[in-house]
The part of an RNA shown here (small-subunit ribosomal RNA, 5' domain) has 475 nucleotides and comes from a metagenome. The coordinates come from a structure-prediction model, not an experiment, and the mean pLDDT is 87. Rfam family: Bacterial small subunit ribosomal RNA.

Context: one part of a larger RNA
RNA sequence: GAACGAACGCUGGCGGCAGGCCUCAAACAUGCAAGUCUAGGGGGUGUAGCAAUACAUCACCGGCGGACGGGUGCGUAACGCGUGGGAAUAUACCUAUUGGUUCGGAACAACUGAGGGAAACUUCAGCUAAUACCGAAUGUGCCCGUAAGGGGAAAGAUUUAUCGCCAAUAGAUUAGCCCGCGUAGGAUUAGCUAGUUGGUGGGGUAAUGGCCCACCAAGGCUCCGAUCCUUAGCUGUUCUGAGAGGAAGAUCAGCCACACUGGGACUGAGACACGGCCCAGACUCCUACGGGAGGCAGCAGUUGGGAAUCUUGGACAAUGGGGGAAACCCUGAUCCAGCCAUGCCGCGUGAGUGAUGAAGGCCUUCGGGUUGUAAAACUCUUUCGACGGGGACGAUAAUGACGGUACCCGUAGAAGAAGCUCCGGCUAACUUCGUGCCAGCAGCCGCGGUAAUACGAAGGGGGCUAGCGUUGUUC
Numbered sequence: 001g002a003a004c005g006a007a008c009g010c011u012g013g014c015g016g017c018a019g020g021c022c023u024c025a026a027a028c029a030u031g032c033a034a035g036u037c038u039a040g041g042g043g044g045u046g047u048a049g050c051a052a053u054a055c056a057u058c059a060c061c062g063g064c065g066g067a068c069g070g071g072u073g074c075g076u077a078a079c080g081c082g083u084g085g086g087a088a089u090a091u092a093c094c095u096a097u098u099g100g101u102u103c104g105g106a107a108c109a110a111c112u113g114a115g116g117g118a119a120a121c122u123u124c125a126g127c128u129a130a131u132a133c134c135g136a137a138u139g140u141g142c143c144c145g146u147a148a149g150g151g152g153a154a155a156g157a158u159u160u161a162u163c164g165c166c167a168a169u170a171g172a173u174u175a176g177c178c179c180g181c182g183u184a185g186g187a188u189u190a191g192c193u194a195g196u197u198g199g200u201g202g203g204g205u206a207a208u209g210g211c212c213c214a215c216c217a218a219g220g221c222u223c224c225g226a227u228c229c230u231u232a233g234c235u236g237u238u239c240u241g242a243g244a245g246g247a248a249g250a251u252c253a254g255c256c257a258c259a260c261u262g263g264g265a266c267u268g269a270g271a272c273a274c275g276g277c278c279c280a281g282a283c284u285c286c287u288a289c290g291g292g293a294g295g296c297a298g299c300a301g302u303u304g305g306g307a308a309u310c311u312u313g314g315a316c317a318a319u320g321g322g323g324g325a326a327a328c329c330c331u332g333a334u335c336c337a338g339c340c341a342u343g344c345c346g347c348g349u350g351a352g353u354g355a356u357g358a359a360g361g362c363c364u365u366c367g368g369g370u371u372g373u374a375a376a377a378c379u380c381u382u383u384c385g386a387c388g389g390g391g392a393c394g395a396u397a398a399u400g401a402c403g404g405u406a407c408c409c410g411u412a413g414a415a416g417a418a419g420c421u422c423c424g425g426c427u428a429a430c431u432u433c434g435u436g437c438c439a440g441c442a443g444c445c446g447c448g449g450u451a452a453u454a455c456g457a458a459g460g461g462g463g464c465u466a467g468c469g470u471u472g473u474u475c
Base pairs, nucleotide, nucleotide: 001475002474003473004472006471007470008469009468010467013347014346015345016344017343018342019340020339021305026303027302028301030300031299032298035064036063037062040061041060043058044057045056046055047054048053071258072257073256080183081182082181083180084179085178086177089175090174094171095170096169097168098167099166100165101164102136103135104134105133111126112125113124114123115122116121142151143150144149156163157162184230185229186228191221192220193219196218197217198216199215200214201213202212203211233255234254235253236252237248238247239246240245260281261280262279263278264277283294284293285292286291311337313336314335315334319333320331321330322329323328350380351379352378353377360371361370362369363368384416386411387410388409389408390407394402419464420463421462422461423460424445425444426443430459431458432457433456434455440447441446
C1' cells in the first nucleotide's frame, strides 16, 4: 500500500447492488418448512331428493412423492476431493421400437359389535372392495443351460377419447465400483501388519474384490517416510503480488460427510433415510406412577456463549419442484419486502457576483497580519428529500407478492442534510497559552525537569469524506 463475512470509538442525508453466528455440531418455547390423487377402491358424515342418484367433506385401503429441494462442516489426510482413464454394473419417472394385457381365488383396513388404557394408543369377533395380495394359462422376445429341457408377466378406469398395466430392446439421465497422477505439519513417531498379503473353492452384491467364509501358501508396506501423533471438509475460485510465489476456501457453483450420541436394518428404482422405523445412551417434557412423548446443523424466533452477525414479515405473481387427466393443491425452494454505513458504486449538503478586505476570534515587532470571497448582501437554481397528481415493464387471453414501487408531471423554498483524524522526523500540515520528568503522548526514533511546532486547549493548517480513525488478520 492492498484486502476483510470484521469488531470498537466519534459521526451520519439519499439511492442502487451485494453481504450478514467466523464463537457452543450448545440447548430449544411457538408457528410454518411434503404432500398430493375421489378419473384405482369400498365406506362414514352432511345437503338436496320419495327413491335411484348428485354434490360437498372426512379419515381408511391403494398409487406416486417424502433419497429432490433446504441446512451444517462434526468427522475425514482418504480414491474423500481434483484431473485423466477403465470394466464387472444398476437406473423410478422420460423418449423410441416390438409384442402382450386371458381365466380364477383367498384376505385385510375402513365400517359394525364387544372390551383395555390417565394418555399415547391398543385387543378380540364379524362384514367388504380395488390399479392391494395370490394361483393357473400364454409367453415371440427374455433368464439358466452345449443341448434336451427348465424358469418367468400383466390392471384396470371412463364421459369412448384417452390415461394406464406387463415383458423385452435401445437411448437419455443419474448412480455404484476400480486405477495412474496430484492433494498439511511432525523422525523429540522407525519399524508396521494375522483377514494381514496372495491363491483355490464358495457365499454375498446391481456389480469387481478378503467384501465375507473354509482350506492352502508366507507373504504385504516402509527413510522416494510405512506406522503413530497433530491439524484440516476438497475444488472451481478469492486476496495479495510486476511475476514467481504466499495466504485463504465466507457469499455463488460442483463433489463429499453429517442430521441429539452410538448401532441396526426395513421399505424402495434409489436410503442404511434431517422433519421414517427399531435398540441403547444422555437430556427435556407429560403422567392417574402402570407408562408415554421429543430431536431447528430447514425459515423466522428464544436462551446461552461471544468483540460480533437480522424479521416469530408478504406471496406462490415469476422461475423451479412434488402430486393430479385436468381444474387445482402443496412448496420458509424461490421471488420479494424489513433491519444493519457491513462492503462496493453513484449523488447531495447549493451556484454566481460580492472588499469599506465588516464584526468577532487568533497572532502581533502594535504598524499590522490572518481567518477571508469566507460571511452578510444581491441575483439564480431545485439534484436528493418533502407535498400533490399520473403510473408501469416484469404476463400470455386471464393471473403481480413486490407496489401506488420504479418512472413521469407539478408546487414551495437555500430551504431538511458534515464529520473524523492528523500537523517533531519518517509524513502533507505552526503558532499562542496552560503544564513543568507532573499530567500525559508514543507505530519506530523518542517528547515532557519554566520559553514544549511531540502533553492539554485555542486559533490556523494538512488529509480523507457519509464516513473517519483504532484494533485484529493475510499478502